The RNA shown here (small-subunit ribosomal RNA) has 1549 nucleotides and comes from a groundwater metagenome. The coordinates come from a structure-prediction model, not an experiment, and the mean pLDDT is 81.
RNA sequence: AGAGUUUGAUCCUAGCUCAGGAUGAACGCUGGCGACGUGGAUAAGGCAUGCAAGUCAAGGGGGCCCGCAAGGGCCACCGGCAGACGAGGUAGUAAUACGUAGGUACGAACCUUUUAGAUGGGCACAGCUCGUCGAAAGACGGGGUAAUUCCCAAUAAUAUCCUUUCGAAUUUUGCGCUUCAAUUUUUUUGGAGAAUAAAAUUCGGGAGGAUUAAAGUCGCAAGACGCUAAAUGAUUGGCCUGCGGAGUAUCAGGUAGUUGGUAGGGUAAUGGCCUACCAAGCCUAUGACGCUUAGGGGAGCUGAGAGGCUGACCCCCACCGAUGGAACUGAGACACGGUCCAUACACCUACGGGUGGCUGCAGUCGAGAAUCUUCCGCAAUGGGCGAAAGCCUGACGGAGCGACGUCGCGUGAUCGAUGAAGUCCUUAGGGGCGUAAAGAUCUUUUGUGAGGGAGAAAGUCCAGCACUUUGUUUACAAUAUCGCAAAAUAAAAUUGCGAGGUUUUGCGAAUAAAGUGCUGGAUUGAUGUUACCUCAAGAAUAAGGAGCUGCUAAUCACGUGCCAGCAGCAGCGGUAAUACGUGAGCUCCAAGCGUUACUCGGAAUUAUUGGGCGUAAAGGGUGCGUAGGUGGUUUUGUUAGUCUUUUGUCAAAGCCUUCGGCUUAACCGAAGAAGGGCGAAAGAAACGGCAAGACUAGAGGGUGUGAGAGGUGUACAGAACUCAUGGUGUAGGGGUGAAAUCCGUUAAUAUCAUGGGGAAUACCAAAGGCGAAGGCAGUACACUGGCACAUUCCUGACACUGAGUGCACGAAAGCGUGGGGAGCGAACGGGAUUAGAUACCCCGGUAGUCCACGCCCUAAACGAUGAUCACUGGCUUUUCGGAGUAUCGACCCUCCAAGAGGCGAAGCUAACGCGUUAAGUGAUCCGCCUGGGUAGUACGGCCGCAAGGCUAAAACUCAAAGGAAUAGACGGGGACUCGCACAAGCGGUGGAUCAUGUGGUUUAAUUCGUAUCUAAACGAAGAACCUUACCAAGGCUAGAUAUCCAGACGAAGUCACAGCGAAAGUUGUGGCGUCUCACAAGGACGGCUGGACAGGUGUUGCAUGGCUGUCGUCAGUUCGUGGCUUGAGUUGUUCCCUUAAGUGGGGUAACGAACGCAACCCUCAUUGUCUGUUACAAGUGUCAGACGAAACUGCCCGUAUUUUGCGGGAGGAAGCGAGGAUGACGCCAAGUCAGCAUGACCCUAGAUGCCUUGGGCUACACACAUGAUACAAUGCCCGGUACAAAGAGGCGCAAUGUCGAAAGACGGAGCAAAUCUCCAAAGCCAGGCCAAGUUCGGAUUGAGGUCUGCAACCCGACCUCAUGAAGCCGGAAUCGCUAGUAAUCGCAGGUCAGCUAUACUGCGGUGAAUACGUUCUCGAGUCUUGUACUCACUGCCCGUCAAGCCAAGGGAGCCGGGAAUACCCGAAGUUCGCGUUUACGCGGCCUACGGUAAGCUCGGUGACAGGGGUUAAGUCGUAACAAGGCACGGGUAGCGGAAGCUGCUCGUG
Repeated sequence: AGAGUUUGAUCCUAGCUCAGGAUGAACGCUGGCGACGUGGAUAAGGCAUGCAAGUCAAGGGGGCCCGCAAGGGCCACCGGCAGACGAGGUAGUAAUACGUAGGUACGAACCUUUUAGAUGGGCACAGCUCGUCGAAAGACGGGGUAAUUCCCAAUAAUAUCCUUUCGAAUUUUGCGCUUCAAUUUUUUUGGAGAAUAAAAUUCGGGAGGAUUAAAGUCGCAAGACGCUAAAUGAUUGGCCUGCGGAGUAUCAGGUAGUUGGUAGGGUAAUGGCCUACCAAGCCUAUGACGCUUAGGGGAGCUGAGAGGCUGACCCCCACCGAUGGAACUGAGACACGGUCCAUACACCUACGGGUGGCUGCAGUCGAGAAUCUUCCGCAAUGGGCGAAAGCCUGACGGAGCGACGUCGCGUGAUCGAUGAAGUCCUUAGGGGCGUAAAGAUCUUUUGUGAGGGAGAAAGUCCAGCACUUUGUUUACAAUAUCGCAAAAUAAAAUUGCGAGGUUUUGCGAAUAAAGUGCUGGAUUGAUGUUACCUCAAGAAUAAGGAGCUGCUAAUCACGUGCCAGCAGCAGCGGUAAUACGUGAGCUCCAAGCGUUACUCGGAAUUAUUGGGCGUAAAGGGUGCGUAGGUGGUUUUGUUAGUCUUUUGUCAAAGCCUUCGGCUUAACCGAAGAAGGGCGAAAGAAACGGCAAGACUAGAGGGUGUGAGAGGUGUACAGAACUCAUGGUGUAGGGGUGAAAUCCGUUAAUAUCAUGGGGAAUACCAAAGGCGAAGGCAGUACACUGGCACAUUCCUGACACUGAGUGCACGAAAGCGUGGGGAGCGAACGGGAUUAGAUACCCCGGUAGUCCACGCCCUAAACGAUGAUCACUGGCUUUUCGGAGUAUCGACCCUCCAAGAGGCGAAGCUAACGCGUUAAGUGAUCCGCCUGGGUAGUACGGCCGCAAGGCUAAAACUCAAAGGAAUAGACGGGGACUCGCACAAGCGGUGGAUCAUGUGGUUUAAUUCGUAUCUAAACGAAGAACCUUACCAAGGCUAGAUAUCCAGACGAAGUCACAGCGAAAGUUGUGGCGUCUCACAAGGACGGCUGGACAGGUGUUGCAUGGCUGUCGUCAGUUCGUGGCUUGAGUUGUUCCCUUAAGUGGGGUAACGAACGCAACCCUCAUUGUCUGUUACAAGUGUCAGACGAAACUGCCCGUAUUUUGCGGGAGGAAGCGAGGAUGACGCCAAGUCAGCAUGACCCUAGAUGCCUUGGGCUACACACAUGAUACAAUGCCCGGUACAAAGAGGCGCAAUGUCGAAAGACGGAGCAAAUCUCCAAAGCCAGGCCAAGUUCGGAUUGAGGUCUGCAACCCGACCUCAUGAAGCCGGAAUCGCUAGUAAUCGCAGGUCAGCUAUACUGCGGUGAAUACGUUCUCGAGUCUUGUACUCACUGCCCGUCAAGCCAAGGGAGCCGGGAAUACCCGAAGUUCGCGUUUACGCGGCCUACGGUAAGCUCGGUGACAGGGGUUAAGUCGUAACAAGGCACGGGUAGCGGAAGCUGCUCGUG
């Protein structure tokens, strides 16, 4: 510091998510040690048990015990002090709290210092004793008693009160004066200033009067501890004030003790704190009041900081103590371990009555994801009491439990390769775990055992010494005091001398006490088996968790198969998962590691630092204007803002820096620094404010001109339309894509005339003008608003903006009342269209549109662009005004100013674009935005007659929604071009029968694949067996076939016979039966046995190779370098001309190049030369082969940019000559694992392998595809007769000949072929048929034959005879073909024993018609345009309905909480009153709780109805995106199953 995620890709906007830190945490897995911290966050829910506050015998009198006594111990009671601290918790509290800075109308036990005092009396009550009641708790009565208990009296000031006098300050009021503001002048009112008078308050000084105190104890004593009053200090409290820190305006008005005053009460003290009376105030948009939430701070976490979040532990403050109320005592409480009352709960009970308060320490139950021991000790620190010893102390010091956190240590170290075993992976070679282990040597932290051993101890008590302070006694000096004298005086004061028993001070001495220090002695440790040290044995006691697709470090194998599962986001999983599960390896942390929750960061994603608003979310519809904010030039004064300096404070702890202590660290200690705030003082005057004055550049006014659909009202005008009347005139009119409804013989439409009516104003007219916006258009008149220019005459900052509230305006639609109503026209009716048509089209037509008045208040109210001011190159057009020049004048030209447009520098922008009319650069003010949906909706409030408007959420849900631009694809968008694409023609298919294929059905099996074009006479160029993959049955098992190893063997095998069998096979007998090598061994060979393995037409063409189809023989597809762009991309390849062609030429930010096109290759057509077997009679060349020539648009004319080319012509066999081969980048996960090859998976002995027999692939209601033959006379039949090409032939083609009616048979000449053979038909000639189901047609069937073949039953072809079906030219629709083509005629070949061939591949014979042309259909190409599509229009996508689920709102009601009001009741208690005024009783006021009533508010639940979201392939339509097939959208109104449709008006998005 960033990253992932919207897209086919890009840039931007925007949200979501992640990486970091932190926690009083919890959960999962795991777990060695120590140190230091930390641990009930939920139920302020309930609590068993023990402990947590006592102490004082030196205040008092007693009881009991020990003791002879002296004395001592224990105990309850009276009394004192302390139980208001300490400890706990955070319920309440939004201010009676807290923080900070100030103030004072105040208090204070204990403590410090000081002053003064402490006199004399008296009455009780506990304990005790006697008696009574009760289960208990406890209570009552009689008697008598002490005190530091209580009461009375005395004394009395620096205390309190009253009176009086002097001085000072402050405030208020009165008369008059100056000035400012408001109001219409005077007047009046208010503010400010100076001076003056009076009154009040406060403070200070003086004098006088009145009132109020006390307690003793210990000690031989000294003295000590106490007591009373007053002052003082320290410390700590009470009260008051400024400022600061939550949310909510869908809380806007609140308040009656309320605000103030007077008097009184009350308090320690001010004060409506309380009471009576008087006045009517007080708070509030700078947010009162209400509601919700919450203890506050120091601080903690995070962050670069500013900020954001938090308020555990520790410290300060506040508040609370079961809940509510209340007072008493006291220095202090309205009191956690006190009292009284009420309420709830719990416990005891003899049922009469009592008791209790863990939010103290432990502990328990409950609830919860969740939080510890019923431990040790007062040794230390601190607290209470005490003179002290001491006692008490769950404060505290420690230990225990919990990896809850932080920090530290360890789980060993060094060698050790044959890289062991094992396991995982593998390309089978090897590689990883891995020096890891084993093994060897060494060490001993920790742990275990044993031994030693600090510090935390300071105090306390006893003894001694020194110093300091205080007191007492005393010496000396001075002084006070007293006496005398002097001067002066009202008196005192002053000066001198003397006395000195008394007062004070100073300086000594002695002594006592206290304190401090030193020395010596005694004594105190819970922790603790302490820390630490030493020794011993021994690697011995000690490693896991998460992750490994990207973000994000780290990957392989197997299993699984959209299942199981994972997941923070994106996303993985549908048979090859680095994403699931397991294993191995690796990565990161480590006694921990992960997950979850919450928080800060990243997030500039609330933007002060530091964002935006034309199109992404976002400018208010417009103006006026209030508060507020901001404000021109200059002078003077002032200083609350601002700045500087000094100073006080901001507790400690914490953070930071330095140093130090625990072995280190965490932790702890010390010092320093910091602490943005607040207060005080001094200073400055630039800026700002305030006050006073001046100016004219802002603003406004005056004067003079000018333009204009600016506004309101009235009157008038012509054209059109419609209606009425009359005339002419006759059968149609109208309307549409085409029609119909409709109008018309009662006379329409058309036309003429006259009259009526309403609405709107052609031309001018424009990108023009005016207005704040909405908006405004005939002419004239009246009234009226604004603007511009010129002049520089006047005022003198008067300005800009403008919240909420306010005021005004505000298209269309709509509403109310009354008019009006020609045309148009929601709704509605009808006619069409349609699957339907609640629409589009047509015929009608009501509201409305118009006027007047009153409402409504919204629009795509748009420039989607707030207002004002200033600055920043231009060019050009236009409107209006002016100046200059010119002119008689105008026009023209130049310039100035104000508007309205276009193009563009810089600059800005995500881009598009904006660009002096800014979206540039700055300033001021306002409005608004913060992901999409829910939703501009619900609830609440305000407004409205209503419709509705304004304000305005949440739950839930998604990971996107969106802007601009790019490349494609698409369009019932555009332009251009091409193609048997259409058109023009010819012939077919679709109807019939048959053949073949496919689907479907059937079957034991009907093997499999192929599926629009691009499957279906396709794989198959040939299924009777075989093929064959299918079915049934019978068999074989290392196999029918291949390689290797090991073993034994010399056989295996073959032939013959026999048995079983359908065959395959199997069993037996007999015969024959190896090579190399002298032999042996070994080798080869052969089968057998065993083991590695074979085999598979089994699966996956969506794992693949190869091959193929298709667009398409269409003209396209790209690259390098350079240029442009933020980028995806673009340019090149676009444009003009041209071509069959991205073919060529020209131009050009491109220049070149590649794959395609063309050419090169083959065949045919013309021809030359040469050769020539088998052609031909020769000799030749019409035949064959080889090598050449020829065409290149070369020539001419026209046209064209005088380029490429195009049109025509000549010549020529031929003018891109015809055909073939050749198929760019790619598309369809197109086809093929069954042609072959191949990864992975599967089967492998009852086989998915192999062999065999038989069957099936040939089934048959039906549907489709491709063909054949026909339906006849351009035909058919019979007879005769003629002419090819290209092929094939040895298990072959076969002539002549003979036989047969024929298929064919016999026979075999010739031929491995220019030699022989297969070998033509249509045609031509002649005859018949005569329009019919026929002499057409030949299906089907019967019979007899021929041939092939082991074998023609299922299931072959052919021949003959007989039979003689459908069919008379084919619906919608659809196919082929542009010339030697279509059509028609036959021939050959492959496969093949034969054939189902009518198929396929070739060959020749005969041989047409038509093309105006590109509107339309289909397909293709280029450019352009729109897009919400990119799986790319077979796209995307909207709404109702139906079903499930979810959340929220409404809702008859039902239930509960909260606060307040009115009334009733009214405990305890304070207070007041009364009564035999101690006690006590009664009553009054107030009040908690409780009750009643009507509402308010918040929440829960709720039949039902409505909308929203979401979910799988549901139903109905097709609204939107392309001109989305009626352009879409905003507002409004009506209508309709639904999207929606229609009317009016507005926008262009």